[in-house]
């Protein structure tokens, strides 16, 4: 300290998720040992059993009566009575059961923290100091009788004691009242004097004792004071919701009483009418709070287990009693609910104390041992109690530590797993071999923790008269649950101890095999559809380790609620705008006060934790000790700058006032012309309107059109201008009335009065609603005419609310500068409107300069970028409003406002991983500019129609084998299917195989020949009986048959591929490398101007350069020249022929073939910019790339091919191989593509003549020659080619016929007869001769080729090939028209512009409707929870009243009695359940109903996103 995710890619916004820590944890695999803490978070549910608070007999009666002691009887060892009086204990007293233990249900409270305060208060036990404890009296349990009851357990009558229980005396510093001094924060305190009232246990045990005391201990009273401990009030701190705004009647405050340990409405009477709240009252809803724990860099954020400090509670309500303390967890009273017991009448109980049990729940433990220790209650003590507490169990729940060996050990064993088959890995890992004992396992020893009290002996001290007693010291004796444990030591064996999780990025670790969007994974992105490092398994591998993972939470990471530390032009986010209240914030200066601020001391912040340091357990955790911190709060004292607060002073802020000048600022009221509409009249005659085009509509009843004359509403041309006013909406014709406000110039007033601005109050477009009016033209809704599949729209013709007025709502908008007001500050240019200063001038205008408002452009800075830039989005300050992923949603439900429409306030559930801003590059556009292209248009021929050929789709079949699919398939792979080819089908055979290698064994052949069956493959049988070298042992080779490896496949996947190919498109373009520019992707060069076939070149430029392309270079064709000159050639000579380069010769010519010139815009004139280039010319065979061809950037289409070839994978193996015959690929209702011939006279037959050029040829071309009507034969001369043959080129020229007809065109189908190839022409060859003569008279929509030697025509060669050619790939003859131009159609380049598009427009994408499902809202109703109010009742119980019944203690009385006082009993307020009424709030459910999420490929349209095809949106 970060990281993955939204995109092709970038930047930023901005959420989801991951690595880290922690837990009272659960849950899944595993699981040696120990130390040390932890252990019901759920059902504050219900509980069986046992334990958890008793103690004192030295407070008091009794009982019990060990032991001893007398004494009496007699049975002489036993009974009796006396005293003694250990021991033990119902009662009565006394002190504790208010502590210690649990729990966290209630509780938003002075409950808690933290600092105060008590002058408003208590405090038992305990410590200190002073004083005293005197003299009496009645009672009552216990016992004992007698009653009742099942029990619990009660009643009467009797007897009796106390540290129980009353009274008197004494006494105050207690309580009242005078009075006086001191002090203090206010009430008040504190002392002094006098007067009035009020208490005790002479108790208990010791020592002595003269028996009257005296004296110790403990107990007791009364005051004072301490220490503990409570209580009570007060300032501060610390949950949610305002869709909870008002809440309160004892409420707020007096006065009095009363109550309390105490102040006080605590309570009560009475007056008062207050008291709380936006700094959030009340209500609702959550919750014990801290110290601290966790996590964080720190602030902060969660959290309240354990351990400690308060607090509450104790089955659930109420209530008091006792007591120093309680409204009391193992206490009493009532009421309910529940268990239990009963004889039915009545009783009992309260584990939220230790352990258990049942239920709940993903979970949480032993009905353990013991007071040794500490601690705690009673007690003089001993001692007793103690589930606090000390231990020990269970549970990896958690921290900590140790172990599961340790050294050597390579044939790197076996065996896995993976291989490229060499080998790698597992691996020194094992095995073996020398060792070691931690822990185990056995045996030995054996702890610390124990200090003590008591008791016993001794010794000092203080005090008494002494003496026991106390206190203190030594010595003796005695006490351990844990436990024979921890720790030692000694034997004994590597033996008895490793598992989990992960391996696609984040995130560290990869193969292999199975799986095929199955199965399944997944924390996020995502994996999985036949080669999956992501699924399952395997081996390997990385991680942490007695654990390791998922799961839940909680903090970080997230600066993602931002005080530290964020933001709002366009991502979420400025309020439509003003005035103004509270509140916040505020100019210069003097002076005082010290709140706030700061220094410095003081008290507190408990202990434990956390931090440091030392120390103790063999270490660590854990545990001691010191320390520091505990950032807080309270208090003394100081300083006064700065904030405040008090009294003053000033003027620049702000406001006032004079003098101006400009403006659609607002409201009222008059009033004008122009237009548009109807009305009336006049002319006038068919038509008018209206659209892309119509059509409805209007118009012979006179429209339209013109002309006059009139009605009436509505708006205000030009002027008009990023002019001008306003807060903001908005406001435009001119006049007048009233009237806001800024702005300039001037100053001699005030004197901080300002900014802002929650709530609040008013303004507020349009549309709308209400009432009344008025309505020309416009123009929702409606009709109607088009348009369309459709058209409930866009388009027309009509037309109603509304639009206009007046008054009243509505409060809303993309209400926008998407930008809150206020102020201060920071480089400039340049325009505008207002008022003004200067300088100049005669005035002007110009010029220079102020403020003040509107605008452009830019600097700094800012900013994610666009962009802002003195009118900031810069730099600061003040003060408000708003934001905190998308969607659900501005919805629901509440509440407020409104006639209503609705408007403000405004969620969840539920579901995506994005949603989005800005910029890039592309693609795309029914955007734009610019230029090219046989791309239009302009020709000139065809297609499309006939016949026929060919491929193709569909059919059909046993099979028509497969591919190839817009362009770029479709005369294509096929340069040629009768067999073959041939992959297809049928029938027939073969299995190591037709063909290849290799090894191993047997053999000596194998080919050939010959017979025979068979469709044939193939069988059967026969002849034949190796070959080379040898050193004669033998090798080597060919074969052939067995056997194993293995062959073989035109099966499959071209979407695993290689190779080759098509395609854009022979388009001009693709990109680097340096610099530059931008956070970045990316620009930039490559873009502009110009030009060009071209990114071709020029020129300018933050670019310079360079690569692949273009263009050259190469091939061929025009020209010409050197050379060379035969199979080609013949000018001149000569020779020869019917003729003929036939021949001697010749190198001129033609040509052949080799080399080389030659065109480079090079010249010249113009235009351009003095450029590049273009145009025009000249010379030339050729002129601007001369004509043609090879030649094909980066790349694009998952194009095409696995059936040319190679080739991964899979898949086959007596078959998906081979082999063989026969058939099929040739089918035929039909539809398409490419071609053939025609449809005729520019023509057809016929006669007759002229001119190529390119090629082929020995398995062949084949000549003269001779036969056939012809194909073709019969022969075979020459040719292995400039020689020989193919080979007669046709169109064309000259004639002669035909004469516009389905023809003397046209040649389809047939018949018949033949020729050739070939084993073989039936299926299914081509050609020949004669017959036969179909369709077809120039071809609908629609469409294809050509720009010159082309088009069109006209013949000719050649691959393939045994034949077969209308097809292909070639040759050469004849030889045109037409381009005006780029609007339009297609396609492409370039720049520009939108964009929601990137699988890139065959893109994106919306919206109802159908299914499926989830969660919400509505809802007649309905079940419950809570709580408010009225009223019924009214348990216990405190207080009040009474108090006739009852009544020991004190008074009065000889007594009776009789009073004081008290209980009983009864009336009273209060008041818990409960009941009834009625609201309020919340929840759950519901027939039906509403929208909304999500879903695989449903339907129906195209809304949106490009000018989205009507611009969109509010």
């Nucleotide at each position: 300290a970060g990281a993955g995710u939204u995109u092709g890619a970038u930047c930023c916004u901005g959420g989801c998720u991951c690595a880290g820590g922690a837990u009272g944890a659960a849950c899944g695999c595993u699981g040696g040992c120990g130390g040390c803490g932890u252990g019901c978070c759920u059902a504050a549910u219900a509980c069986a059993u046992g334990c958890a608070a008793g103690u004192c007999g030295a407070g008091c009666g009794a009982a019990u009566g060990a032991u001893g002691a007398g004494g009496a009887g007699c049975u002489u060892g036993c009974u009796c009575c006396u005293c003694u009086g250990a021991u033990u204990u119902a009662g009565c007293g006394g002190c504790g059961g208010a502590c210690g233990g649990g729990u966290g249900a209630g509780u938003a409270a002075c409950a808690c923290g933290u600092g105060g305060g008590u002058a408003a208060u208590c405090u038992g036990c305990c410590u200190g100091u002073a004083a005293g404890a005197c003299g009496g009296g009645g009672a009552u349990a216990a016992c004992u009788c007698c009653g009742g009851g099942a029990a619990a357990c009660c009643g009467g009558g009797g007897c009796u004691a106390a540290u129980a229980c009353c009274g008197g005396a004494u006494a105050a510093u207690a309580a009242g009242a005078a009075g006086a001094a001191a002090c203090g924060c206010a009430u008040g305190u504190u002392u002094c004097u006098u007067u009035u009232u009020u208490g005790a246990a002479a108790g208990u045990c010791g020592g002595u004792u003269u028996c009257g005391g005296c004296u110790g201990a403990c107990a007791c009273u009364u005051a004072c004071a301490g220490a503990u401990g409570a209580g009570c009030c007060c300032g501060c701190g610390g949950c949610g919701c305002a869709u909870u705004a008002g809440c309160u009647a004892g409420u707020u405050g007096g006065u009095g009483a009363g109550g309390u340990a105490a102040c006080g409405g605590c309570u009560c009477a009475c007056c008062a009418a207050g008291g709380c709240g936006a700094c959030g009252a009340u209500g609702c809803g959550u919750a014990g709070c801290c110290g601290a724990c966790c996590u964080g860099a720190g602030a902060g954020g969660g959290u309240g287990a354990u351990c400690g400090g308060c607090c509450a509670c104790a089955c659930u309500g109420g209530g008091a009693c006792u007591g120093a303390g309680a409204c009391a967890c193992g206490g009493c009273c009532c009421a309910g609910a529940c268990u239990c017991c009963u004889a039915c009448g009545g009783g009992a109980g309260g584990c939220a104390g230790c352990a258990g049990u049942a239920g709940g729940g993903a979970a949480u433990c032993u009905u353990c041992g013991g007071c040794a220790a500490u601690g705690g209650g009673c007690g003089a003590a001993a001692g007793c109690c103690u589930g606090a507490c000390c231990g020990a169990g269970c549970a990896a729940c958690g921290c900590c530590g140790c172990g599961u060996g340790a050294g050597c050990g390579a044939u790197g064993a076996a065996g896995g797993c993976c291989u490229u088959c060499g080998g790698g890995u597992c691996g020194u890992a094992a095995a073996g071999c020398u060792c070691u004992g931690u822990u185990g396992u056995u045996a030995g020893a054996g702890a610390a923790g124990a200090a003590c009290a008591a008791g016993u002996a001794c010794g000092a001290g203080a005090g008494u008269a002494a003496c026991u007693g106390c206190u203190c010291g030594u010595a003796c004796c005695u006490u351990g649950a844990c436990g024979g444990u921890a720790c030692c030591u000694a034997a004994c064996c590597a033996g008895a101890a490793a598992g989990c999780c992960a391996c696609g990025g984040c995130u560290a670790a990869c193969u292999a095999c199975g799986u095929g969007c199955c199965a399944g994974c997944a924390g996020c992105c995502g994996c999985g559809g036949u080669a999956a490092u992501a699924c399952g398994u395997a081996g390997g591998u990385g991680g942490c380790a007695a654990g390791c993972g998922u799961u839940a939470u909680c903090c970080g990471g997230a600066a993602u609620u931002a005080u530290u530390g964020g933001g709002c032009g366009u991502a979420a986010a400025g309020g439509g705008c003003g005035c103004g209240u509270a509140g916040g914030c505020g100019g210069c200066u003097u002076u005082u006060c010290a709140a706030g601020u700061g220094a410095c001391g003081g008290g507190u912040g408990a202990a434990a934790g956390c931090c440091c340091u030392c120390g103790g357990c063999u270490u660590a955790a854990c545990c001691g000790a010191g320390g520091a911190a505990c950032u807080g709060c309270c208090u003394g004292u100081c300083a006064g700058a700065c904030u405040g607060g008090a009294a003053g002073g000033c003027u620049u802020g702000a406001g006032a006032c004079c003098g101006g000048g400009a403006g659609a600022g607002g409201u009222g009221a008059g009033u004008g012309g122009a237009a548009u509409u109807c009305c009336c009249a006049g002319u006038g005659u068919a038509g008018c309107g209206g659209u892309g085009a119509a059509a409805u509509g209007c118009g012979u009843a006179g429209a339209u059109a013109u002309u006059g004359g009139g009605a009436g509403g509505a708006a205000c041309a030009c002027c008009a201008g990023u002019g001008g006013c306003g807060a903001a909406g908005g406001c435009g014709g001119c006049u007048c009335a009233c009237u806001g406000g800024a702005c300039c110039g001037g100053a001699a007033c005030u004197g901080a009065c300002g900014c802002u601005g929650a709530g609040g109050c008013g303004c507020g477009a349009a549309a709308g609603c209400g009432u009344g009016g008025g309505g020309a033209g416009c123009a929702a809704a409606c009709a109607g005419g088009a348009u369309u599949a459709g058209a409930u729209a866009c388009c027309c013709u009509g037309g109603u609310a509304g639009u206009c007025c007046a008054c009243g709502c509505c409060g809303u908008a993309a209400a926008c500068g998407a930008u809150g007001a206020g102020u201060g500050c920071u480089u400039g240019g340049u325009g505008u409107a207002g008022c003004g200063g200067g300088u100049a001038u005669c005035g002007a205008c110009c010029c220079c300069u102020g403020c003040u408002g509107u605008g452009c452009c830019g600097a700094a800075g800012u900013c994610a970028a666009c962009a802002c830039a003195u009118u900031a989005a810069g730099c600061a300050c003040u003060c408000c409003g708003c934001c905190u992923g998308g969607g659900g949603a501005g919805u629901a439900c509440g509440g407020u406002c409104g006639c209503a429409a609705g408007a403000c306030u405004g969620a969840a559930a539920c579901u995506c991983a994005a949603a989005g801003g800005a910029a890039u590059u592309g693609a795309c556009g029914g955007g734009g500019g610019c230029c090219c292209g046989c791309a239009c248009a302009a020709g000139c021929g065809g297609u499309g129609g006939a016949g026929c050929a060919u491929g193709u789709g569909g059919u059909u079949u046993a099979a028509u084998u497969c591919g190839a699919a817009g362009c770029a398939a479709c005369g294509c792979g096929c340069a040629g299917a009768a067999c073959c080819u041939u992959a297809c089908c049928u029938g027939g055979g073969u299995u190591u195989g037709a063909a290849c290698u290799g090894u191993a064994c047997a053999g000596g052949a194998a080919a050939g020949g010959c017979u025979c069956a068979g469709a044939g493959a193939u069988g059967a049988g026969u002849c034949c009986c190796c070959c080379u070298c040898u050193u004669c042992g033998g090798a080597g080779g060919u074969c052939u048959g067995u056997a194993u490896a293995g062959a073989g496949g035109u099966g499959c996947u071209g979407c695993a591929u290689g190779g080759c190919u098509g395609u854009c498109g022979u388009c001009a373009u693709c990109u680097c490398g340096u610099g530059u520019c931008g956070u970045g992707a990316g620009a930039u060069g490559u873009u502009g101007g110009g030009u060009u076939a071209a990114g071709u070149c020029c020129c300018g430029c933050a670019a310079c350069g360079a690569g692949c392309g273009c263009a050259a270079c190469c091939c061929u064709u025009g020209u010409u020249c050197a050379c060379a000159g035969u199979u080609a050639c013949u000018a001149a000579c000569g020779c020869g022929u019917a003729a003929a380069g036939g021949c001697g010769a010749g190198a001129a010519c033609u040509c052949u073939g080799u080399g080389g010139a030659g065109a480079c815009u090079g010249c010249c004139g113009g235009u351009g910019a003095u450029a590049a280039a273009c145009c025009g010319g000249a010379g030339g065979a050729a002129g601007g790339u001369g004509g043609g061809g090879a030649u094909g950037a980066c790349g694009u289409c998952a194009a095409g091919u696995c059936c040319u070839c190679a080739u991964g994978g899979c898949c086959u193996u007596u078959a998906u191989g081979u082999c063989c015959a026969g058939g099929g690929c040739u089918a035929c209702a039909c539809a398409c593509g490419u071609g053939c011939u025609a449809c005729a006279a520019u023509g057809g037959a016929c006669g007759g003549u002229a001119c190529a050029g390119a090629g082929a040829g020995u398995u062949g071309c084949g000549a003269g020659a001779c036969c056939g009507c012809a194909a073709g034969g019969u022969g075979g001369a020459g040719c292995u080619a400039a020689u020989c043959u193919c080979g007669g080129a046709a169109a064309g020229c000259c004639g002669u016929u035909c004469u516009c007809a389905g023809u003397u065109c046209g040649g389809a189908u047939u018949g018949c007869a033949g020729u050739c190839u070939g084993c073989a022409a039936c299926u299914c060859g081509a050609c020949u001769g004669c017959a036969u003569g179909a369709a077809g008279c120039u071809g609908g929509a629609a469409u294809c080729g050509c720009u010159a030697g082309u088009a069109a025509u006209c013949g000719c060669g050649g691959a393939u090939c045994a034949g077969c050619a209308c097809g292909c790939c070639g040759c050469g003859g004849u030889g045109a028209a037409u381009a005006c131009g780029u609007u339009c159609c297609c396609g492409g380049g370039c720049c520009u512009u939108g964009u929601a598009c990137a699988c890139a427009c065959c893109g994106c994408c919306c919206g109802u409707c159908a299914c499926a499902u989830c969660a919400c809202g509505a809802a007649a109703g309905u079940c419950g929870g809570u709580u408010g109010c009225a009223c019924u009742a009214g348990a216990a119980g405190u207080c009040g009243g009474u108090g006739g019944g009852c009544u020991a203690a004190c008074c009065c009385g000889c007594a009776a009695g009789g009073g004081a006082g008290g209980c009983a009993g009864c009336c009273g307020c209060c008041u818990a359940a409960a009941g009834u009424g009625u609201g309020a709030u919340c929840g759950g459910u519901a027939a039906u109903u509403g929208g909304g999420g999500u879903g695989a490929a449903g339907u129906c349209g195209u809304a949106a996103c490009a000018a989205g095809g009507u611009a969109a949106c509010c």